Molecule: Bacterial RNase P class A
Organism: Geobacter sp.
RNA sequence: GAAGUAGACCGGAUGGCCGCCGCCCGCAAGGGGGGAGGAAAGUCCGGGCUCCACAGGGCGUGGCGCUGGAUAACGUCCAGCGGGGGUGACCCCAGGGAAAGUGCCACAGAGAGAAGUCCGCCCGUUUCAAACGGGUAAGGGUGAAAGGGUGAGGUAAGAGCUCACCGGGUCCGGCGGUGACGUCGGAUGCCAGGUAAACCCCGCCAGGAGCAAGACCAAAUAGGGAAGCGUUAAGGGCGGCCCGCCCGUGCUUCCGGGUUGGUUGCUUGAGGCCGUCGGCAACGGCGGCCCUAGAUGAAUGGUCAUCGCCCGCUGCCGGGAAACCGGCAGCGGGAACAGAACCCGGCUUAUGGUCUGCUUCGGCC
Numbered sequence: 001g002a003a004g005u006a007g008a009c010c011g012g013a014u015g016g017c018c019g020c021c022g023c024c025c026g027c028a029a030g031g032g033g034g035g036a037g038g039a040a041a042g043u044c045c046g047g048g049c050u051c052c053a054c055a056g057g058g059c060g061u062g063g064c065g066c067u068g069g070a071u072a073a074c075g076u077c078c079a080g081c082g083g084g085g086g087u088g089a090c091c092c093c094a095g096g097g098a099a100a101g102u103g104c105c106a107c108a109g110a111g112a113g114a115a116g117u118c119c120g121c122c123c124g125u126u127u128c129a130a131a132c133g134g135g136u137a138a139g140g141g142u143g144a145a146a147g148g149g150u151g152a153g154g155u156a157a158g159a160g161c162u163c164a165c166c167g168g169g170u171c172c173g174g175c176g177g178u179g180a181c182g183u184c185g186g187a188u189g190c191c192a193g194g195u196a197a198a199c200c201c202c203g204c205c206a207g208g209a210g211c212a213a214g215a216c217c218a219a220a221u222a223g224g225g226a227a228g229c230g231u232u233a234a235g236g237g238c239g240g241c242c243c244g245c246c247c248g249u250g251c252u253u254c255c256g257g258g259u260u261g262g263u264u265g266c267u268u269g270a271g272g273c274c275g276u277c278g279g280c281a282a283c284g285g286c287g288g289c290c291c292u293a294g295a296u297g298a299a300u301g302g303u304c305a306u307c308g309c310c311c312g313c314u315g316c317c318g319g320g321a322a323a324c325c326g327g328c329a330g331c332g333g334g335a336a337c338a339g340a341a342c343c344c345g346g347c348u349u350a351u352g353g354u355c356u357g358c359u360u361c362g363g364c365c
Stems, first nucleotide, its partner, number of pairs: 001361010012307007020035002023032003037337001041348002044346005049210004056243004061206005066080005081095001082093004096201002101199002103195003118140002120136006148166006167191002169188008214264004224255006235247003271290008309334011
């Protein structure tokens, strides 16, 4: 100097003039204080809260899936283990089970799973060739993938057929770790793919709907009409089904009419900031300080000036071998993604600037 990787912070400031919303004081005039985000976005998860509703069991459905923690909870986060990618810093994993069962692996190939012989090798009919029969799965070919690998013995030719070593699996132990696991030793020829982000099996979790939830007030109309079922329990309530439970003399369906007003829910919270302690960390304990929008067709804006930030050019100064870096001044330009609507914890996506740690490469001293 270049490239990469992991994180943190900010999201302009001050003043003048004009303008908007809410709260408090005031009879009024007026005065005082406050007024969008890191993602407010997507509505993908989890909750708080409200109602069904007094709300249980089963089937089914959906979600998650290594270990240990954090959390109100989660499919989130932290730290590890195992596997994979990268030279590396680092990053990724929908990470239980394929010997319970079913399915799929195109094409090519003989054959794609207790699957198989196309070429080849060996033996016989026979002295040779062809043909036929038998043996073989070590060599070759096809394929993403073809019954562990190397070597030796053995054989008619071969094959874990046998042996030595290596690899994988299983079993038994030692050591380390809370654990997932790691490591070391021994035994055993056990060596018959992959795929569950296919159905499935196993383990754990889960009622539903949602602030347009819900509660209250005011007002108005037509306490309207028709059909069916029923008083012996029909009917209704429970996301789907069953059981159970509860309400129960009216219920269900269709047509028609009135009200689209106001108050509340509505902002003090699993809240924020600072310090300290514990913990590798996520986070938690303790102490102190603070109150930071509540609109309802939807407020928080416009303009001027100065400063700050970023980019480019010019000039001067300093460092340096150079490339280049730093400082000052002047001129010109720019400022991204983007607007709360019950609230909160995450994830994902969009996006401007600054700073820090680490890795790799190149050059010079």